The prediction has a mean pLDDT of 77. A computed fold for a 409-nucleotide RNA from a Desulfosalsimonadaceae bacterium, annotated as Bacterial RNase P class A. Rfam family: Bacterial RNase P class A. By type it is a ribozyme. Gene Ontology terms of the family: dimeric ribonuclease P complex, tRNA processing and ribonuclease P activity. Of the family's consensus pairs, 94% are formed in the model.
RNA sequence: GGCGGCGGCCGAACGAUCGCUGGAUGAAUAAUCCGGAGGAAAGUCCGAACACCAAAGGGCAGGGUGCUCCAUAACGUGGAGUCACGGAAACGUGAAGGCUAGUGCCACAGAAACAGUACCGCCCUGCAUCUUCCGGGAUUCCGUCCCGGUUGGCGGAACGACGGGAGCUAUGGGGUAAGGGUGCAACGGUGCGGUAAGAGCGCACCAGGUCCCCGGGCGACCGGGGAUGCUCGGUAAACCCCACCCGGUGCAAGACCAAGUAGGGAAGCGUUACAGGGCGGCCCGUCCGAGCUUCCGGGUAGGUCGCAGGAGGCAGCGGGCAACCGCUGUCCUUAGAUGAAUGAUCGUUGCCCGUUUCAGGGAGACCUGAGGCGGGAUACAGAAUUCGGCUUACAGGCUGCCGCCGGCC
Repeated sequence: GGCGGCGGCCGAACGAUCGCUGGAUGAAUAAUCCGGAGGAAAGUCCGAACACCAAAGGGCAGGGUGCUCCAUAACGUGGAGUCACGGAAACGUGAAGGCUAGUGCCACAGAAACAGUACCGCCCUGCAUCUUCCGGGAUUCCGUCCCGGUUGGCGGAACGACGGGAGCUAUGGGGUAAGGGUGCAACGGUGCGGUAAGAGCGCACCAGGUCCCCGGGCGACCGGGGAUGCUCGGUAAACCCCACCCGGUGCAAGACCAAGUAGGGAAGCGUUACAGGGCGGCCCGUCCGAGCUUCCGGGUAGGUCGCAGGAGGCAGCGGGCAACCGCUGUCCUUAGAUGAAUGAUCGUUGCCCGUUUCAGGGAGACCUGAGGCGGGAUACAGAAUUCGGCUUACAGGCUGCCGCCGGCC
């Protein structure tokens, strides 16, 4: 210098003007002063606090989690490890208990998708046909000899029921799982022996499983040794089994204060001698007229609280590989709305790009610093009871560590 891996952090600053909102002072909706979003406030996916309801205890059902140890208030989170896979490495990924408990499923293809199957092939074998060989005729024909035969002898040719052996083809029966073929996946692999042909059928080596022992580790697990032919397919983000955890609802929880109207209760007055109300106050008059008045209690609207100091931040020291924990000091790092504030405009600076000047370095390409001019960008998003996590989004930038390769000294 190049390529790559893993993190951490910032995510504009200041000023002016005009607003919004909470608090303090204040009679005040005046005025002044102080405060006013985030790393994710988001998704609402987990876990808690808190509140109310339910609840002896235990079990069933249902849900969740699933390598180990540790951390934590708790977690499905985090840390350190183990194993598997990927990468040359840094490092990354993992729903990583059990299919040797049971059940189910495994498309198409294939004989067969798992404990009993066989399509081609290989081997054995029954029967039939064919070929050939052997045995087998009181058959037919020809030649010849002796003779004259009612099966005469010898030689040759043809045909031949039936029996036996060997072979080919087809088919039936049986054995086999070496080979071919199908499939994502085929009943361990290679070799030798063995066999009719074969096969862990036997043996050697390799791979895996189960069981046992020794050593290391808290443990997952790792290393070593032995026994056993045990060879058992895949799938649990299939039912299921095993271990552990889980009561429900969420701040619209919930607590308190408390109008008007209607209804409830109590007391008094009235419906006979007319309570009470309307006709602007009073009297008369007139009309309506069976209810009227007071108090109590529950609830609603509305208001107040819950609700901003907390499993809090920062620094130092100590423990721990780390997550994290302990002690001491210090800070408040102060949003708290409820149709829901936290904003807008302008200026300066900063950031990025292009161009250009100067200075320094260099052989040069170029690099560093300061300045001029022109242009551009400013993301994702926005509290709503509060915390701990996870996940997802993010313009532009800063920074630490690690791996590999190359150059120079």

Record summary: The gene name in the source record is rnpB. Taxonomically the source falls in Desulfosalsimonadaceae (Bacteria, Pseudomonadati, Thermodesulfobacteriota, Desulfobacterales).